Transfer RNA from Tethya minuta, 72 nucleotides, folded computationally. Rfam family: tRNA. Rfam classes the family as a transfer RNA. Rfam's curators write: Transfer RNA (tRNA) molecules are approximately 80 nucleotides in length. Its family is annotated with triplet codon-amino acid adaptor activity in the Gene Ontology. NCBI's taxonomy places the organism under Eukaryota, Porifera, Demospongiae, Tethyida, Tethya.
[in-house]
RNA sequence: ACACAUAUAAUUUAUUUGGCAAAAUCAGUGAUUUCCACUCAUUAAAGAAGGGUUCAAAUCCCUUUAUGUGUA
Numbered sequence: 001a002c003a004c005a006u007a008u009a010a011u012u013u014a015u016u017u018g019g020c021a022a023a024a025u026c027a028g029u030g031a032u033u034u035c036c037a038c039u040c041a042u043u044a045a046a047g048a049a050g051g052g053u054u055c056a057a058a059u060c061c062c063u064u065u066a067u068g069u070g071u072a
Stems, first nucleotide, its partner, number of pairs: 001071007010025004019055001027043005048064005
C1' cells in the first nucleotide's frame, strides 16, 4: 500500500435476511437481616463517526476511525 473481518449499556452476548433495541453480570434505591452476604422488587444505562437510500436503518450503500488477519 492492497484485500478481508469486527465495532450494540461499565463487561459478556441477542436482535430469524428494513418495522417497539432483548437479556445476564455490574451499579443505584427499597424490602429482608442486629450488620454484611444471599434472596426478592424496582430504577438507570447502549447501536464507532459522518453522509445517502427509504414512510421507516443496528440491519442496505458510500466515506472515515479503531482493532485484528492475510498478501506484497